[in-house]
Context: one part of a larger RNA
């Protein structure tokens, strides 16, 4: 390479949008590029293969055949693929009506708690721990009452509940705005799927500039513990955490499971819709979309998965190919930097 694979053994890009490309619904008709059939030409000789012959045999040599799986020309076929034309509605999209939702952005508002400040009451302790100490307090702490300020986060509701492509999203109100779903089947008529490059989004930490800073808290300091204790525990505490703008582009970015479509027993919970029936605050039946538990066939090395597949198929993309060296070196690209990305070899087992 041919293959075989990718939940946990190596292997699904963190997630979208989308270019090229690949693949693509039903019917009629046409064409004849692919495809198939007939004929012709060519495919040097030697070699290979088969049948013979000659050197005593063999290697070797010679003769004959086959083969040279290919290319070209020509005559046809028209099922399938492709091209042209015409049509269809089951895919896809649009329209109308409607309800659900922590989907996003911006502005404003609220209460509890915390800390600090001012004042009142009040007196000797308070904190903290396994036990202590560092620490705070007679310059009046802790506790308690009233008033004020600030920043951050939104208890209960809260739920294998909801929404989002993923990251993620949770007080309330308003404005703007994205997507999904159900029903009517009205409109377009294959407009679709995937997607190398590309482009956008992307937790936390980190970086730049300017703000902000209550609580928490890397670093750091002190007190303990200990043989030691550069830790776990305690008292403090700076970056940071917050906001605006700009970078970074990585995570066990996980369902460790790419996207789309179709098919293949069921039972049971829950969320959001529709329809029908009834003895109607409800119950039952049924239907569509999510989200869970269990389970058959099948699959799996096993564990397990099982209509939300890891089953049975199709299309497209990504990735893997013994361990270490190494996700490293060098080079390229990106970045302010930190570093990210692409990505070996020697050697060794």
């Nucleotide at each position: 390479c041919u293959g075989g694979g990718c939940g946990u053994a190596a292997a699904g890009c963190g997630c979208g949008c989308g270019u090229a490309g690949g693949c693509g619904g039903c019917u009629u008709u046409u064409u004849a590029a692919g495809u198939c059939a007939g004929g012709g030409g060519u495919g040097a000789a030697a070699u290979c293969c088969c049948g013979g012959a000659g050197c005593u045999c063999a290697a070797c040599u010679c003769c004959g055949g086959a083969a040279c799986u290919g290319c070209c020309c020509u005559u046809g076929a028209a099922a399938c693929u492709g091209g042209g034309a015409a049509g269809c509605u089951a895919g896809a999209a649009u329209a109308u009506u409607g309800g659900a939702g922590a989907g996003g952005u911006a502005a404003g508002u609220g209460g509890a708690a915390u800390u600090c400040c001012g004042a009142g009451u009040g007196u000797a302790g308070a904190g903290g721990u396994g036990a202590a100490a560092u620490u705070c307090g007679u310059a009046g702490a802790u506790a308690u009452u009233c008033g004020g300020a600030a920043g951050a986060a939104c208890a209960c509701c809260a739920g294998u509940g909801g929404c989002g492509a993923a990251g993620g999203c949770g007080a309330c109100u308003u404005a703007c705005u994205g997507g999904a779903c159900a029903a009517u089947u009205a409109u377009u008529g294959a407009c679709g799927c995937u997607g190398a490059g590309g482009u956008g989004c992307g937790a936390a930490a980190g970086c730049g500039u300017g703000g902000g800073g209550a609580g928490c808290a890397a670093a750091c300091a002190g007190g303990a513990u200990u043989a030691g204790a550069u830790a776990c525990c305690c008292u403090g505490g700076u970056a940071g955490u917050c906001c605006a703008c700009g970078c970074c582009g990585u995570a066990a970015a996980c369902g460790a499971u790419g996207a789309u479509a179709a098919c293949u027993a069921g039972c049971u919970g829950u969320c959001c819709g529709g329809g029908c029936u009834c003895a109607a605050a409800g119950a039952g039946c049924u239907u569509g979309g999510g989200u869970g538990g269990c389970g058959c066939a099948g699959c799996u090395a096993a564990c397990g998965c099982a209509u939300u597949a890891a089953g049975u198929u199709a299309u497209c993309c990504g990735c893997c190919u013994g361990g270490g060296g190494a996700g490293u070196a060098c080079g390229g690209u990106c970045g302010c930097a930190a570093g990210a990305u692409u990505a070996a070899a020697a050697c060794u087992c």
The prediction has a mean pLDDT of 89. Predicted 3D model of a 349-nucleotide part of an RNA (small-subunit ribosomal RNA, central domain) from an Erythrobacteraceae bacterium. Lineage of the source: Bacteria > Pseudomonadati > Pseudomonadota > Sphingomonadales > Erythrobacteraceae.